[in-house]
RNA sequence: AGAGUCGCCCGGAUCACCGCGUUGCUCCCAGGUAAUGCUGGGACACCGAGGAAAGUCCGGACUCCAUAGAGCAAGGUGGUGGGUAACGCCCACCCGGAGCAAUCCGCGGGAACAGUGCCACAGAAAAUAAACCGCUCGCUAGCAAUAGCGAGUAAGGGUGAAACGGUGGUGUAAGAGACCACCAGCAUGUACGGCAACGUAUGUGGCUAGGUAAACCCCACUUGGAGCAAGACCAGACAGAUAGCGCUUGAGAACUGCUCGUUCGAGCUAUCGGGUAGGUCGCUUGAUUCCGUGAGCAAUUGCGGAACUAGAUGGAUGGUGAUCCCUCUUUGAGGACAGGAUCCGGCUUAUAGGGCGACUCUUCUG
Numbered sequence: 001a002g003a004g005u006c007g008c009c010c011g012g013a014u015c016a017c018c019g020c021g022u023u024g025c026u027c028c029c030a031g032g033u034a035a036u037g038c039u040g041g042g043a044c045a046c047c048g049a050g051g052a053a054a055g056u057c058c059g060g061a062c063u064c065c066a067u068a069g070a071g072c073a074a075g076g077u078g079g080u081g082g083g084u085a086a087c088g089c090c091c092a093c094c095c096g097g098a099g100c101a102a103u104c105c106g107c108g109g110g111a112a113c114a115g116u117g118c119c120a121c122a123g124a125a126a127a128u129a130a131a132c133c134g135c136u137c138g139c140u141a142g143c144a145a146u147a148g149c150g151a152g153u154a155a156g157g158g159u160g161a162a163a164c165g166g167u168g169g170u171g172u173a174a175g176a177g178a179c180c181a182c183c184a185g186c187a188u189g190u191a192c193g194g195c196a197a198c199g200u201a202u203g204u205g206g207c208u209a210g211g212u213a214a215a216c217c218c219c220a221c222u223u224g225g226a227g228c229a230a231g232a233c234c235a236g237a238c239a240g241a242u243a244g245c246g247c248u249u250g251a252g253a254a255c256u257g258c259u260c261g262u263u264c265g266a267g268c269u270a271u272c273g274g275g276u277a278g279g280u281c282g283c284u285u286g287a288u289u290c291c292g293u294g295a296g297c298a299a300u301u302g303c304g305g306a307a308c309u310a311g312a313u314g315g316a317u318g319g320u321g322a323u324c325c326c327u328c329u330u331u332g333a334g335g336a337c338a339g340g341a342u343c344c345g346g347c348u349u350a351u352a353g354g355g356c357g358a359c360u361c362u363u364c365u366g
Stems, first nucleotide, its partner, number of pairs: 001362010012324007020048002023045002026043006050337001054348002057346005062227004069260004074223005079093005094108001095106004109218002115216002117212003132157002134153008165183006184208001186205008231281004240272006252264003288307008325335004
């Protein structure tokens, strides 16, 4: 200097004027009151959208289903260890794969050890495999080449993504793990290291039974449901009728589905018809944020100190002017993705432009 990998941050700022929303034991005015409670308005002060607020994909907090269960079904996850309130998330490591590397990726248990499926076309044959061309032997025909029939064979050739391990030899009529040596794969013993997944070393075995479970399935662990339009309270209004089953010998009810069990229970279920849709709470002090310090490879966490940062509800933060910042095709133009609605922890997706740090490889110079 070039090429790359990983991580983090910003993503407009300041001033002035006018305007919007919440809160305030502050002040002023008006109404009302026994009253300083209450209602309305004004002044002043503090505060007032995100890194993803998006997706609604996970996990919870919280609320309700009166209380407490069991089994089946159904669902979720899938190497080991740790973190967390929890998770399908995060961290570290192991194994496999890609890359020269930094690093990145993984639906990571099981196919011979439960079983059932699927692998187009080509090819003889795609799993209890098999014989198209070939090789060997025997018989018949023939001068010979060769042809037919029978038996043996899977080393050679062909097809294919993949064809019952590879190389060399013994052996054979010709061959073949039929046997032997050395490898690879699979299973397994022992020793050492590691919490473990596993790794290293060294033996044994049978000769080797493809791939696919992100196919059904098996195994291990795990799971109540619904959701702030949850739920609680206040005010207010109305209109019941019919049918069925019941009234403790018990109809019915208990919120993914079914069964058992447990409990509640005097009304319940179905159809038709009527009234209400207003207000208050939930509602933001929280598994919160920041600083310092200790532990840990890290995720994270102990201790100490400080801070209070939207709470709207036909739904709030805007307009104007000036100065500055960044980018460019430069006297002009542009400045990304995009806005709470119970809250929090993650994941995924979108993002103009700019900045910082660490690491890897190549080349050159000292």